Model confidence (mean pLDDT): 76 of 100. This is a predicted complex of two RNAs, RNase P RNA and transfer RNA, with 481 nucleotides together. Rfam match: Bacterial RNase P class A. The family's RNA type in Rfam is ribozyme. On this family, see Frank and Pace, Annu Rev Biochem 1998: "Ribonuclease P: unity and diversity in a tRNA processing ribozyme".
[in-house]
RNA sequence: GGAGUUGACUGGGCAGUCGCUGUACCGGGCGCGCCUUGCCGUCGAUGGCGAAGGCUCGAUGUCGGUGCAGAGGAAAGUCCGGGCUCCACAGGGCGGGGUGCCAGGUAACGCCUGGGGGAUGUAAAUCCACGGAAAGUGCCACAGAAAAUAUACCGCCUGCCUUCCCUCGAAGGGAAAGCAGGUAAGGGUGAAAAGGUGCGGUAAGAGCGCACCGCGCCCCAGGUAACUGGGGUGGCAGGGUAAACCCCACCUGGAGCAAGACCAAAUAAGGGGCCGGUUGCGCCUUAGCGCGUAACCUGGGCGUGGCCCGCGCUAGCCCCGGGUAGGUCGCUGGAGGCGUAUGGUGACGUACGUCCAAGAUGAAUGGCUGUCCUCGACAGAACCCGGCUUAUAGGUCGACUCCCGCA
RNA sequence: GCGCCCGUAGCUCAAUUGGAUAGAGCAUCGGCCUUCGAAGCCGAGGGUUGCAGGUUCGAGUCCUGCCGGGCGCG
Numbered sequence: 001g002g003a004g005u006u007g008a009c010u011g012g013g014c015a016g017u018c019g020c021u022g023u024a025c026c027g028g029g030c031g032c033g034c035c036u037u038g039c040c041g042u043c044g045a046u047g048g049c050g051a052a053g054g055c056u057c058g059a060u061g062u063c064g065g066u067g068c069a070g071a072g073g074a075a076a077g078u079c080c081g082g083g084c085u086c087c088a089c090a091g092g093g094c095g096g097g098g099u100g101c102c103a104g105g106u107a108a109c110g111c112c113u114g115g116g117g118g119a120u121g122u123a124a125a126u127c128c129a130c131g132g133a134a135a136g137u138g139c140c141a142c143a144g145a146a147a148a149u150a151u152a153c154c155g156c157c158u159g160c161c162u163u164c165c166c167u168c169g170a171a172g173g174g175a176a177a178g179c180a181g182g183u184a185a186g187g188g189u190g191a192a193a194a195g196g197u198g199c200g201g202u203a204a205g206a207g208c209g210c211a212c213c214g215c216g217c218c219c220c221a222g223g224u225a226a227c228u229g230g231g232g233u234g235g236c237a238g239g240g241u242a243a244a245c246c247c248c249a250c251c252u253g254g255a256g257c258a259a260g261a262c263c264a265a266a267u268a269a270g271g272g273g274c275c276g277g278u279u280g281c282g283c284c285u286u287a288g289c290g291c292g293u294a295a296c297c298u299g300g301g302c303g304u305g306g307c308c309c310g311c312g313c314u315a316g317c318c319c320c321g322g323g324u325a326g327g328u329c330g331c332u333g334g335a336g337g338c339g340u341a342u343g344g345u346g347a348c349g350u351a352c353g354u355c356c357a358a359g360a361u362g363a364a365u366g367g368c369u370g371u372c373c374u375c376g377a378c379a380g381a382a383c384c385c386g387g388c389u390u391a392u393a394g395g396u397c398g399a400c401u402c403c404c405g406c407a
Numbered sequence: 408g409c410g411c412c413c414g415u416a417g418c419u420c421a422a423u424u425g426g427a428u429a430g431a432g433c434a435u436c437g438g439c440c441u442u443c444g445a446a447g448c449c450g451a452g453g454g455u456u457g458c459a460g461g462u463u464c465g466a467g468u469c470c471u472g473c474c475g476g477g478c479g480c481g
Stems, first nucleotide, its partner, number of pairs: 001403010012372007020070008029062002032058001033055005038049003072378001076389002079387005084256004096252005101115005116130001117128004131247002136245002138241003153187002155183006162176005195213006214236001215234008260329004270320005276297008300314005336355008373376001408480007417433004426464001435451005457473005
C1' cells in the first nucleotide's frame, strides 16, 4: 500500500419566528362552592330563581403571560422471556406446548459469555434444531439380485452328466450347454449395498488369519463437565430417516393496561325514610285556619261502577344502592443512566458518588425563513423492561488476518 | 392487544403418506375451416409454486425467518 474479518459509536449543525403536548410560577376575568336575606311554585314532603350582601379561602376548570422539557437504534415485526394486574389453585399425576453438546451469567429466556465437537475458509474468523436409530412402529419412488428377516443378474470356483474338438479309437486334456452346490473378489444398479485398504490364505473366495484405520466394550490419565489422550480387548455385534410417529431429560396454570382500581350525570331492579286524614294533649295568639307531640286509619290518583265494599293498575319527594356517558388513577424513578474503584478470561457482579431524561387519549414532539456542510438513510412512543429478527444513506474510532513492496 | 387462515400460469382451481417432466378449464398465439368474422378442429408458448435459508437421496408438501392479503374476538 492492497484485500478482508470483527467490535463499538453516530444518525445533519446553528440562529430567528409561528404553533402543539406536558409541567412550574404569576395574573385577572369568568364560572363553580359556602353563608345570610329575599322572591316564585306546591295540599304537602320538597323544589326552583340568582337579585342583594358577605366569605377564610378552598378545590377545580378555563383564559392570558413567563420559564423549562419534549421519539428511536430500531419506537417496527409481535418471535421469545420477565415485571405488573385480575382470575383459578392443598399436593401430585395424565394430557398439551416448548427446549435439547458442557459449564457459567441473569429477574428470566429459545438470549448472552466461555469451552468441546463438526463444517467452510490460506488466515483473522463465521456457521451448526449438536440427546436417542441394538425400546418399539412407519417410510426409503425408479433402478437393482437384494433397501434390512438378507440375497445372487452377469461373474469366479467345484462336482455330475451330455455333446463337440485334439483324433479314426483308448487314455489324457480342452470347450460349450444342462443339473447340483460353494462364494461375494470383480462388473452392474442406486442418494445409500451388510466395515475400509493391503498382505497372507483358499478350488474360488470370505475378518478366515494378520497389520493399519474406523467401530463397540473395559481400564488408566487430564479436565467441574462436554470431551481429549493412551493402553487393553472383541473379528464387527448388523444402512439412512426422529425439521416421521416416538423415547429420554428439563421447563411450563390462564388471561392481558380495552389488565385492573376509584369517582360518578342518566337509567332499571332492590332497600329505607317522607308526604295525607281523624282524634286527644300541650304551646303561642285577639282568634286558630298556626306550631309541636302521641295514638289510630287497607291512606293519594286512575280504571271498573249510579254509590259503597271489593278487584286491578299506578304514582309523587328525598336518601341509599347500582355504575352507563364522562372523568381520575394505573403512567413512568426504573432488574434506570453516567462516572470511579474492585472481583472475574468473559457475559456479568459488588461498593461508592452523581443525575432525572416524552407521557398523549383522535392522540403533541411540527411548519416557515436564513445560513453552513460531506446535502441527510430506515423510520414515529401508547403499561414497562431484557433479548432476538428485520429495515437502514453517509460518517468516525479500535482490534485482528492474509498478500505485496521497502528498510 | 390477542388468536387463526391463505399465497401454484394472465384468471379460476388440481397435484394421494414427501417420489421425480407441477397438470386442467378459460384466456393468448399459430394453423385449418369460411368470401370475412364467430363457433368448431389441430397445435404451441406461458410457472425461480410469494421471497430467503435449512432438513432429506429427493420439498408445492416438512421446519425457521421475512413479505403480502384476509378473517375472528375483546